[in-house]
Context: one part of a larger RNA
Parts: sequence; C1' cells; structure tokens
RNA sequence: CUGGGCGUAAAGCGUGCGUAGGCGGUUUGGCAAGUUUGGCGUGAAAUCUUCACCGCUUAACGGGAAGAGGUCGUCGAAAACUGCCAGGCUAGAGAGCGGAAGAGGUCGGCGGAAUUCCAGGUGUAGCGGUGGAAUGCGUAGAUAUCUGGAAGAACACCGGUGGCGAAGGCGGCCGACUGGGCCUGUACUGACGCUGAGGAACGAAAGCCAGGGGAGCGAACGGGAUUAGAUACCCCGGUAGUCCUGGCCGUAAACGAUGGGCACCAGAUGUGGGAGGUAUCGACCCCUCCUGUGUCGCACUUAACGGAUUAAGUGCCCCGCCUGGGGAGUACGGCCGCAAGGUUGAAACUC
Repeated sequence: CUGGGCGUAAAGCGUGCGUAGGCGGUUUGGCAAGUUUGGCGUGAAAUCUUCACCGCUUAACGGGAAGAGGUCGUCGAAAACUGCCAGGCUAGAGAGCGGAAGAGGUCGGCGGAAUUCCAGGUGUAGCGGUGGAAUGCGUAGAUAUCUGGAAGAACACCGGUGGCGAAGGCGGCCGACUGGGCCUGUACUGACGCUGAGGAACGAAAGCCAGGGGAGCGAACGGGAUUAGAUACCCCGGUAGUCCUGGCCGUAAACGAUGGGCACCAGAUGUGGGAGGUAUCGACCCCUCCUGUGUCGCACUUAACGGAUUAAGUGCCCCGCCUGGGGAGUACGGCCGCAAGGUUGAAACUC
C1' cells in the first nucleotide's frame, strides 16, 4: 500500500460554525475533458512468458522466433454515464404569513423559607457532639423560646426514564432584549445542498490575575478522638475557595464510553408539543398524521453482552481515529499560557 476495524477488546476530535477539498436532485440541448471503441505510431537491448526450434552430452547458459509489457502519443468515431456550457423544473434546501410549547441565552428588579450574626425580652445550668467520648461553647448568663434588625448564598413542594439547548449546561417570581426548534395550510426563491483538512468560536469543575463580597460549606492547617501507628475515616474549629465584575486557562468517566447527513427495512406500549377527524352542551375519550423522548420486541446484526425506525440492521457521501503490553501521553523540539500546565508527540530498552 492493499485489506480490516472504532458501544464494552486498540480506536469517534468535548461541541457546533465554517475555508479549501471531496460528494451531490430532476429535465432539455450543446461540447467531448474523463469514459468506450477503431486505425497508425511508439513501448531500445537485457529481463519475463511460450516454442516438436538451434548450439554446448543435459540443464543452467547462449542463439532464434513469437508474445506479453503503457493512467503512452496521434488521428477518427460514439454520447449512455461523470464533467463543462446554456436553458427549464420543484420532490432537497431556504423562506414570508398563521399558531402553540419550553429550567434556551443576556441584563435588571422583586419574594418567602432556612442559616449565621447583632440588639432586646423571658429564663437557668447546662448545651453541643459521638459507637462511646473529648476538644469546643456556657453563670461576663449559653442552649431553648419570643420580638426587631443585618448579611450572603441557594431556590423545598410543583418536579416527572417531563421540558429546552450544538455541547458544556439550564430550575423561586416579574419585566426588557434575544437565539433555536415544532405544527398547519400554502405565496415565494429555484439545487442555493451534505461533509469539512487547516481556521476561528463556544466550552463543567478546579486553578490563575485584578477589584469587590463572604452567611453556610470548606482543600490546607490547628485541636479532640480512634489506632500498634492514623499525615485518614468520626468530632470541634478553620484559610484559600465556593459568590459578583472584568481578563486568562481549555481540561474531564466533556459518556449514549456510540462523528455528521440522506434513504430504506415488522410491530406493541408509555409520555412531551402540535394538527386533522370523530364525538360531545363542552372539556375528556377514541382514530390518523407530524415532531421529540422512554420501555419491550421481529427480521437482521453481534465474539458475546446486547443493539433493533432515536440501529450497533441494509446502503451511499464526507470527516476524525486505531494497528501488541510496558516505557509514555513521558523525553526532546515546536506552538499556546502569568503560572499551573495544555497541545503535537517519539526512541532506546524490555515482556
């Protein structure tokens, strides 16, 4: 290279956007680059194949003849397919009007429960904590209870294999601005599409820089226990941090461990959104269709487990990735970063 693969064996980039490139609906006409076909030319020799051929006793070897050997050149022909040019179409794609759903995003405001703290009232000897204790708090009046005030963070119930988002992720209420998807009937554009090397953007938590904030929780740290020890598990404290604004970092079991798109291939059942029909006083119920999200299950598939119209089935297009274990996601170099480190990514050696 060919070939084989990527749910769990090695292997799907964390996610979408998008450049080049690759691939691309239907129809008419043209061109003839690819394609097919014919003629001519060329494809040196050696090598290779074939030969009852010839020369060494045979063979190897040598000689001869024929053949093979090409993304080859040139001239002509064909026009189905691919391509190119011109024109048309509407089934892909987009899009206006009309509907309804949603923790989608950003900003601002508001609310109640709880917690801690502060002030005051009542009240007195304990409270707290555990397996049991102790450290700790408390007669300078704690815990408990009532009233008032302050602060920060998070939003019980509703809440649901419910919803939304490309992923990360999103949950009190109200408002403003704003993204996407879905449904119905259709104006309109007329292939405008799919994928996507580079690229740029987004990207949990932790961490970093600057400024704020700090109730609770709580790495580190201190103390009390436990224990042979206890740098832990349990308990009492507690700093960074957790929160906000701006700027970095760019990772993850970033998981469905399953890249994206299109088409096709039995069903059953639950649930979210929508439409139509039926029914009804009406909402429900029932039937059909579209769209999401689950469970079960046939064909088929799989090493098995399992998957099974949300495929891991049957096909096509494009990208990424894998090639024994360790060494090692290490070293060196490059690029990025304030740093932490990230990314790209070996070899010797060894089994």
Small-subunit ribosomal RNA, central domain from an uncultured prokaryote, 351 nucleotides, folded computationally. The full RNA is in RNAcentral, with records from ENA.